Predicted 3D model of an 85-nucleotide RNA (Glycine riboswitch aptamer) from an uncultured Pelagibacteraceae bacterium.

[in-house]
RNA sequence: CUAAAUGUAACGGGAGAGCCCAAAAAUUGGCGCCGAAGGAGCAACCACCCCGGAAACUCUCAGGCAAAUGGACCGUUACAGUAAU
Numbered sequence: 001c002u003a004a005a006u007g008u009a010a011c012g013g014g015a016g017a018g019c020c021c022a023a024a025a026a027u028u029g030g031c032g033c034c035g036a037a038g039g040a041g042c043a044a045c046c047a048c049c050c051c052g053g054a055a056a057c058u059c060u061c062a063g064g065c066a067a068a069u070g071g072a073c074c075g076u077u078a079c080a081g082u083a084a085u
Base pairs, nucleotide, nucleotide: 006080007079008078009077010076011075012074013073018031020030021029022028023027032065033064034063038061039059040058041057045053046052
């Protein structure tokens, strides 16, 4: 001086499933469903002295099932960031 990975922020895209019923609108309860916040479990695989790590798979505790909000993940931009030179 300055990448990639990575982190933060902004903008954009972003699925699924009852606008169900009851009661005193936010909430609570009941039945039926969804998986892409989070969480948990196992696996290919990685690591290994011990302890382990690990998904978009599985579970559905939580969350969600008109709109709104949220939303894994993807793209762009900015800042940080550490190599090589």

The sequence was found by an Rfam model in a public genome assembly. The prediction has a mean pLDDT of 80. The model forms 91% of the base pairs in the Rfam consensus. Rfam family: Glycine riboswitch aptamer. The literature on the family includes a 2004 paper in Science by Mandal et al., "A glycine-dependent riboswitch that uses cooperative binding to control gene expression". Clan: Glycine riboswitch clan. Its family is annotated with glycine biosynthetic process in the Gene Ontology. From the family's description: This family represents the bacterial glycine riboswitch.